[in-house]
Context: one part of a larger RNA
RNA sequence: CGCAGGAGACUUGCGGAAGGCUGUCCCUAGUACGAGAGGACCGGGACGGACGAACCUCUGGUGUGCCAGUUGUCCUGCCAAGGGCACGGCUGGUUGGCUACGUUCGGGAGGGAUAACCGCUGAAGGCAUCUAAGCGGGAAGCCUGUUCCAAGAUGAGGUCUCCCACCCGUCAUGGGUUAAGGCCCCCCACGAGACCAUGGGGUUGAUAGGCCAGAGAUAGAAGCACGGUAACGUGUGGAGUUGACUGGUACUAACAGGCCGAGG
Numbered sequence: 001c002g003c004a005g006g007a008g009a010c011u012u013g014c015g016g017a018a019g020g021c022u023g024u025c026c027c028u029a030g031u032a033c034g035a036g037a038g039g040a041c042c043g044g045g046a047c048g049g050a051c052g053a054a055c056c057u058c059u060g061g062u063g064u065g066c067c068a069g070u071u072g073u074c075c076u077g078c079c080a081a082g083g084g085c086a087c088g089g090c091u092g093g094u095u096g097g098c099u100a101c102g103u104u105c106g107g108g109a110g111g112g113a114u115a116a117c118c119g120c121u122g123a124a125g126g127c128a129u130c131u132a133a134g135c136g137g138g139a140a141g142c143c144u145g146u147u148c149c150a151a152g153a154u155g156a157g158g159u160c161u162c163c164c165a166c167c168c169g170u171c172a173u174g175g176g177u178u179a180a181g182g183c184c185c186c187c188c189a190c191g192a193g194a195c196c197a198u199g200g201g202g203u204u205g206a207u208a209g210g211c212c213a214g215a216g217a218u219a220g221a222a223g224c225a226c227g228g229u230a231a232c233g234u235g236u237g238g239a240g241u242u243g244a245c246u247g248g249u250a251c252u253a254a255c256a257g258g259c260c261g262a263g264g
Stems, first nucleotide, its partner, number of pairs: 001152001005163007015149004021049007033038001051106005059100004066093005071086006110144003117137004166176003181260004185202005207253003210249005216242003223236005
């Protein structure tokens, strides 16, 4: 821009894409078969490998503004307590999130038409012949069936709901103010994200931050007291601190506004 008014939702599926792998063992059955050695078809079941998808309950990984320990050095006048730097200084743990080494699931079944091939009936050609007319069976393959995209499918589909028939025109497929609605702008990121988009919110408000409470994490804060010559230990005290998680709370910031948009 189009989809012959303008919008907001929900859809159909022309068509396209993905998927389609395979092993071992057991039962049937030591049966059929075979002198024996050996050893099935058909049918049923169990467990795997590789591949793929989703997810984070578990097990791990990561976790650079979470917690603790600790070395050197500088600083806060000193002690104590802290801060900076040294790869995040190093070390031990770790919430949310993201993840695999973790968990769950998938490949189908079924239906249809067939290939090679196997048949029925059957002439030409009194026989024979699966074929000439006619009718069956038959593949991991084909069409479906499963998942995803999908009406620019210009063949532009469908359903529901909303908006109204204004003003000026030389009346033209022209211009203007608006409606439903949308966007800009502003605050954000829970599942969205390079930007954009998407999604949520904008005081009639819990959108983000802060604050409060909780979960989880760390592992027993500082101060004081007591014990010990001291290093240190114990008590106060499951203490103190705490990123993303859960619930709440207008304290802060979403202010103030602008534009587009039918009348055929």